[in-house]
RNA sequence: UCAUAUAUUUGGCACACUAAUCGAAAGAUUAGCUCGCAAAGCCUGGAGUCUAACAGUCUCAUGACUUAUGAUCGUCCGGUUGCAAUU
Numbered sequence: 001u002c003a004u005a006u007a008u009u010u011g012g013c014a015c016a017c018u019a020a021u022c023g024a025a026a027g028a029u030u031a032g033c034u035c036g037c038a039a040a041g042c043c044u045g046g047a048g049u050c051u052a053a054c055a056g057u058c059u060c061a062u063g064a065c066u067u068a069u070g071a072u073c074g075u076c077c078g079g080u081u082g083c084a085a086u087u
Stems, first nucleotide, its partner, number of pairs: 005087001012037002017032006035074001041080003045077003048072003055066004
């Protein structure tokens, strides 16, 4: 110096819920709050999951089904950056 494991302090993030706003929805942002998190930082690159507006098919019609170009990195893998002390 690097890797792994363990315990703890300061600091950090923020599930669910509540309110407002945006969105067709999934969901997102902000505030409160705190389930948890050592990458719960970043990148949708791969897989998974959610939604189905537009489009397509069927239907007399209501409507049903398919579809990501939408969302999720707090689902997993991968890439990248960072992390005080002791053993």
A computed fold for an 87-nucleotide RNA from Paenibacillus dendrobii, annotated as c-di-GMP-I riboswitch aptamer. It matches the Rfam family "c-di-GMP-I riboswitch aptamer". Gene Ontology term of the family: cyclic-di-GMP binding.